[in-house]
RNA sequence: UUCUGAUAAAGGCAAACUCAAUGAAAAUUGAGGACGCAAAACUACAGAUCUUCGGUUUGAAAUCCAAAUGUUAGGUUCGAAUUUCAAACCAUGAUGGCUGAGUUACCAAA
Numbered sequence: 001u002u003c004u005g006a007u008a009a010a011g012g013c014a015a016a017c018u019c020a021a022u023g024a025a026a027a028u029u030g031a032g033g034a035c036g037c038a039a040a041a042c043u044a045c046a047g048a049u050c051u052u053c054g055g056u057u058u059g060a061a062a063u064c065c066a067a068a069u070g071u072u073a074g075g076u077u078c079g080a081a082u083u084u085c086a087a088a089c090c091a092u093g094a095u096g097g098c099u100g101a102g103u104u105a106c107c108a109a110a
Stems, first nucleotide, its partner, number of pairs: 004108002012037002017032006035097001041103003045100003048095003054090010065079001067077003
């Protein structure tokens, strides 16, 4: 220096859950709490997973306007716009305690 990893020593981190804050959500942060962890330290580059405020498309309903047709009147057809609802898709959001990759690091029995 590289690999390896003890029933060693000194220490470290903290899942679920609870409370508070932030956020559209996923989730994050703080406090408590320990399931676990030898990189459970850091980085979203690749894959994977989660979310959809917003965007796109489609469908339905309502409103409104134009055109055509027709009527005593109510209407009918068609097109555009707006709003609401539903579905599908999209990351630029998130996860490093999902995997790979990159960077750095404590201890040292065999």
c-di-GMP-I riboswitch aptamer, 110 nucleotides, folded computationally. Of the family's consensus pairs, 95% are formed in the model. The sequence was found by an Rfam model in a public genome assembly. Its mean pLDDT, the model's own confidence on a scale to 100, is 81. Rfam family: c-di-GMP-I riboswitch aptamer. Rfam describes the family as follows. GEMM was predicted in a large-scale screen for bacterial structured RNA regulatory elements.